Predicted 3D model of a 69-nucleotide RNA (Pistol ribozyme) from an Actinomycetota bacterium. The model forms 90% of the base pairs in the Rfam consensus. The sequence was found by an Rfam model in a public genome assembly.
């Protein structure tokens, strides 16, 4: 210098070197994915259909971790 840490502009914070991952990413915590904004992909609750032994799938609604330093 670049790339990634769901997606978007930046900036922290970590990794890793061509590859997209990870035990990392201040401590506890929590299913909630590092952190700030937003989204509202994944995730959780709860409703209806389809299916129906059981797994499942599919659309609507709500919520979008807490605290601390």
């Nucleotide at each position: 210098a670049c790339u990634c840490g769901g997606c978007c502009a930046g900036g922290g914070c970590g990794a890793g070197u061509a590859u997209a991952a990870a035990c990392a990413g201040c401590c506890u915590u929590u299913a909630a994915g590092c952190c700030c904004g937003g989204u509202g992909c994944g995730u959780g609750g709860c409703c209806a259909c389809c299916a129906c032994u059981c797994a499942g799938g599919u659309g609507g609604c709500c919520g979008g971790u807490a605290g601390g330093a």